Overview: The RNA shown here (Bacterial RNase P class A) has 346 nucleotides and comes from a Lachnospiraceae bacterium. Rfam family: Bacterial RNase P class A. Gene Ontology terms of the family: dimeric ribonuclease P complex, tRNA processing and ribonuclease P activity. By type it is a ribozyme.
[in-house]
RNA sequence: UAAGUAAGACAGAUGGUCGCUGCCGCAGCGCCGAAAGGCGGCGGGGGAGGAAAGUCCGGGCUUCACAGGGCGGGAUGCCAGAUAACGUCUGGCGGAGGCGACUCCAGGGACAGUGCAACAGAGAUAUACCGCCGGCGUCAGCCGGUAAGGGUGGAAAGGCAGUGUAAGAGACUACCGGCUGUCUGGUAACAGACAGCGCCAUGUAAACCCCAUCCGAAGCAAGACCGAACAGGAGGCAUAAGGCGGCCCGUCUGCCUCCGGGUAGGUCGCUUGACCCAGGUGGUGACACCUGGGCUAGACAGAUGACCAUCCACGACAUAACCCGGCUUACCGUUUUGCUUAAAGG
Numbered sequence: 001u002a003a004g005u006a007a008g009a010c011a012g013a014u015g016g017u018c019g020c021u022g023c024c025g026c027a028g029c030g031c032c033g034a035a036a037g038g039c040g041g042c043g044g045g046g047g048a049g050g051a052a053a054g055u056c057c058g059g060g061c062u063u064c065a066c067a068g069g070g071c072g073g074g075a076u077g078c079c080a081g082a083u084a085a086c087g088u089c090u091g092g093c094g095g096a097g098g099c100g101a102c103u104c105c106a107g108g109g110a111c112a113g114u115g116c117a118a119c120a121g122a123g124a125u126a127u128a129c130c131g132c133c134g135g136c137g138u139c140a141g142c143c144g145g146u147a148a149g150g151g152u153g154g155a156a157a158g159g160c161a162g163u164g165u166a167a168g169a170g171a172c173u174a175c176c177g178g179c180u181g182u183c184u185g186g187u188a189a190c191a192g193a194c195a196g197c198g199c200c201a202u203g204u205a206a207a208c209c210c211c212a213u214c215c216g217a218a219g220c221a222a223g224a225c226c227g228a229a230c231a232g233g234a235g236g237c238a239u240a241a242g243g244c245g246g247c248c249c250g251u252c253u254g255c256c257u258c259c260g261g262g263u264a265g266g267u268c269g270c271u272u273g274a275c276c277c278a279g280g281u282g283g284u285g286a287c288a289c290c291u292g293g294g295c296u297a298g299a300c301a302g303a304u305g306a307c308c309a310u311c312c313a314c315g316a317c318a319u320a321a322c323c324c325g326g327c328u329u330a331c332c333g334u335u336u337u338g339c340u341u342a343a344a345g346g
Stems, first nucleotide, its partner, number of pairs: 001342010012311007020047002023044004029040004049317001053328002056326005061219004068249004073215005078092005093107001094105004108210002113208002115204003129150002131146006158176002161173003177199001178197008223268004232259006241253004275294008
């Protein structure tokens, strides 16, 4: 200098004018309304993201509800930690990719059982197409042996080098692989060492399944309060019916079903949080604890805007609706730091 890789920051800025909205304080009058209640004045401080998107997980909160057992269903899946919790994150182990920094894995079990492996090929738990060897034969060819070589295929009865053989073959030997056992290290997943055994042989479980662990439902249009208005009728049941995610058991209770009518106004929930920032301590880390500081939108047919000037990276993806922790997806650019590789120079 270039190319990569990992972790971050920003998300147009500054000034002016006009406008919208919420909170706090002051003033206490006017307007709207049937009421509850709302609007208007002055001053001060705020006002859309890193994903607000998806609604995919986990919760907080509210109601069912006072709480269970079994079956079924669903989710996760190496080990150890973090967390309120998770299917998330951190660290390690094993495997795959990459020269490397690093990245990825739907990572338990195939000797519990069942299923599947199309086509090609001789043969996919089993075989002999070509070939090699031996015998017969003038030749064509026939009989027997073989599974090392070739072909087909994603996969062909462990791999490689030899001994041996008529030619071969774990038939045998050494090394590797596999299985079993012991020891050492590690919390563990696992790794290493030694010994034994010729070793009944493939893959697939995001196929059914087995094993281990876990799992109430519905949702802020939850739910609570205030005001106003109205119209009830029919049927069922107490040995029943209804509620409790599906079923059974169990448990609780005065309710259930249908037809018809009225209200659809206002307030709360609604933003102080498992919150954010800085420093310190502990830890490889996720993170935990301590000290100090901060308050950072709460709309309701829905505010957070418009114009002008200057600068610049010339602005992409895109706009809160109960809140929070994650994951996934989209994306114009600018910039910081660590590490890896290559070339050149010192």
The prediction has a mean pLDDT of 76.